Source information:
The prediction has a mean pLDDT of 88. The RNA shown here (c-di-GMP-I riboswitch aptamer) has 88 nucleotides and comes from Desulfuribacillus stibiiarsenatis. NCBI's taxonomy places the organism under Bacteria, Bacillati, Desulfuribacillia, Desulfuribacillaceae, Desulfuribacillus.
[in-house]
C1' cells in the first nucleotide's frame, strides 16, 4: 500500500428542539444546543432514491380544489471520489 477499526492518542463534524433571516414551499444559514457520525468530509453534472411543486400544462363541482411536472430541495438515504491516526 489495500483491508479493517480500539474503552488507543490527537483532533473533527453537529441531529433534534428554541431564536433570528430567506424561500411558493420543500428546505438553507446564524446563534444557542449535542442525537449522534471512522468520514455526518467533499460531490445533486458519475448514477439512483426521496421531499416540495413556483413558473408552467391540463382539467375543474369554479373552492385557497384536482392531477403531472424540477430547472427547486436532501451527501445526517444510497452511492461515487479524497482522507488523519495505526492496536487486534
Nucleotide at each position: 500500500u489495500c483491508u479493517c477499526g480500539a474503552u488507543a492518542a490527537a483532533g473533527g463534524c453537529a441531529a433534534a428542539a428554541c431564536u433570528g433571516a430567506u424561500g411558493a414551499a420543500a428546505g438553507u444559514c446564524a446563534g444557542u444546543g449535542a442525537c449522534g457520525c471512522a468520514a455526518a468530509g467533499c460531490u445533486a453534472c458519475a448514477g439512483g432514491g426521496g421531499c416540495u411543486a413556483a413558473u408552467g400544462u391540463g382539467u375543474u363541482u369554479c373552492g385557497u380544489g384536482c392531477a403531472c411536472g424540477a430547472u427547486g430541495c436532501u451527501c445526517g438515504c444510497c452511492a461515487g471520489c479524497u482522507a488523519c491516526c495505526g492496536a487486534a

Rfam family: c-di-GMP-I riboswitch aptamer. Rfam links the family to the GO term cyclic-di-GMP binding. The same sequence occurs in records of 2 taxa. The sequence is in RNAcentral, with records from Rfam and Ribocentre.